[in-house]
Molecule: RNase P RNA; transfer RNA
Organism: Thermodesulfobacteriota bacterium
RNA sequence: GAAGCAGUCCAAACGAUCGCUGGGCGGCAUGUGCUGUCUGGAGGAAAGUCCGAACACCGCAGGGCAGGAUGCUCCAUAACGUGGAGUCGCGGCAACGUGAAGGAAAGUGCAACAGAAAGUAUACCGCCUUCGGGUGCGGUUGCGCAUCCAAGGUAAGGGUGAAACGGUGCGGUAAGAGCGCACCAGUUCUCCGGGUGACCGGGGAAGCUUUGUAAACCCCAUCCGGUGUAAGACCAAAUAGGGGAGUGUUUGAGGGUGGCCCGCCCAAGCUCCCGGGUAGGUCGCACGAGAUUCCGGGUAACCGGAAUCCUCAGAUGAAUGAUCGUUGCCCGAACAGGGGUAACCCUGUUUGGGAACAGAAUUCGGCUUAUGGGCUGCUUGGGCC
RNA sequence: UGGGGUGUCGUCAAGUGGUAAGACACGGGCCUUUGGAGCCCGCAUCCGGAGGUUCGAAUCCUCCCACCCCAGCCA
Numbered sequence: 001g002a003a004g005c006a007g008u009c010c011a012a013a014c015g016a017u018c019g020c021u022g023g024g025c026g027g028c029a030u031g032u033g034c035u036g037u038c039u040g041g042a043g044g045a046a047a048g049u050c051c052g053a054a055c056a057c058c059g060c061a062g063g064g065c066a067g068g069a070u071g072c073u074c075c076a077u078a079a080c081g082u083g084g085a086g087u088c089g090c091g092g093c094a095a096c097g098u099g100a101a102g103g104a105a106a107g108u109g110c111a112a113c114a115g116a117a118a119g120u121a122u123a124c125c126g127c128c129u130u131c132g133g134g135u136g137c138g139g140u141u142g143c144g145c146a147u148c149c150a151a152g153g154u155a156a157g158g159g160u161g162a163a164a165c166g167g168u169g170c171g172g173u174a175a176g177a178g179c180g181c182a183c184c185a186g187u188u189c190u191c192c193g194g195g196u197g198a199c200c201g202g203g204g205a206a207g208c209u210u211u212g213u214a215a216a217c218c219c220c221a222u223c224c225g226g227u228g229u230a231a232g233a234c235c236a237a238a239u240a241g242g243g244g245a246g247u248g249u250u251u252g253a254g255g256g257u258g259g260c261c262c263g264c265c266c267a268a269g270c271u272c273c274c275g276g277g278u279a280g281g282u283c284g285c286a287c288g289a290g291a292u293u294c295c296g297g298g299u300a301a302c303c304g305g306a307a308u309c310c311u312c313a314g315a316u317g318a319a320u321g322a323u324c325g326u327u328g329c330c331c332g333a334a335c336a337g338g339g340g341u342a343a344c345c346c347u348g349u350u351u352g353g354g355a356a357c358a359g360a361a362u363u364c365g366g367c368u369u370a371u372g373g374g375c376u377g378c379u380u381g382g383g384c385c
Numbered sequence: 386u387g388g389g390g391u392g393u394c395g396u397c398a399a400g401u402g403g404u405a406a407g408a409c410a411c412g413g414g415c416c417u418u419u420g421g422a423g424c425c426c427g428c429a430u431c432c433g434g435a436g437g438u439u440c441g442a443a444u445c446c447u448c449c450c451a452c453c454c455c456a457g458c459c460a
Base pairs, nucleotide, nucleotide: 002380003379004378005377006376007375008374009373010372012327013326014325015324016323017322018321020041021040022039023038024037025036026035027034028033043357047368048367050366051365052364053363054362055228056227057226058225062262063261064260065259067224068223069222070221071220072086073085074084075083076082087101088099089098090097091096102219103218107217108216109213110212111211124158125157126154127153128152129151130150132149133148134147135146136145137144138143166184167183168182169181170180171179185209187206188205189204190203191202192201193200194199232283233282234281235280242274243273244272245271246270247269254266255265256264276459277458278457290309291308292307293306294305295304296303297302329354330353331352332351333350334349335348336347337346338345339344386456387455388454389453390452391451392450395409396408397407403440411427412426413425414424415423433449434448435447436446437445
């Protein structure tokens, strides 16, 4: 000095002037207001709304079907589809990254085009045999060679394809084929060692060998009531408890918080159309699976204990801002001094520039996406000494 | 803030694992004195973007982007 991998930190601070707002303590008012003082006032993602929960409501949340989610092992957690550690697979030279990682012999489906053939599916080119038949040549009675047809055998060689019924070698055969053998891979069974386990390592035997695909339907295991803070609770005000149609009244319409069925409960109303009034206020609303520091346990995620803090945003057409100055941080340039073999590094002075992505709206634990700058560790290769 | 949908040529729009129809518009030709109509031919698609599964993706899955719709009370 180059290229990369992983982790972590910051996201400006202080002061002055003006402006906005929550709370506490007062003063004046009594129409939700005015005013003084003290104090507080956006994020690492507040974002996407992808998951989980807390909380609220629903006499069904009871049973079932349908539906949905997860899917290697162990651990953590309030829980999760999240996190940690690991095993196996894939990618990378590596540091590392990543996986939707159970089952194809329970069943069904799909594999276009090409190819003979895509599942117990196959013969296009080939190879071999027949006193088979025909033709030609040679010829010496047996016959030999070439070619065409017929019958039979074959899947080793070639071709197609993403994939073709294990691979290499030797023997064997009319020609071949695990037909037999040696080695290798795979499958099934079994034994030993290590590990909580997924799994890893080693030995033996057997049939010789069963395409792929489940982010295809499906099977297996585990789990799931729903709707959502605009949930919901309370207060106040106003008007037209007006008009019409349909249906029902114990033989039960209608309703009972995703769909369907059963059960159970309420029930004399319900549904649709026309028309009318109102659109206000308070709570929910921030003390929490809370934050910070230290100690102990654990590889880690995390758990336990102790101390301290909480006036640490709470708006509701939606506050948290603007200007000036100083300092800090980052990038660049010049000069001086010091270190070093060199590349280069450190300190000081002066000067120029910069700060990205982006705004809470019930709260919390994660995931994903956007983004400026710094620091630490590791990997690979290059140059110099 | 929360919930629900949509995305394929310039426009409308089929396609639901086998390599993207059709119609209108546009361009050219034929016909016609010329235009229109008609006929023929052609062009135009990164299937919103990126990644993954698969031999193969508009289609299946995940994330991102853009657009649209919904949310009270009384009687």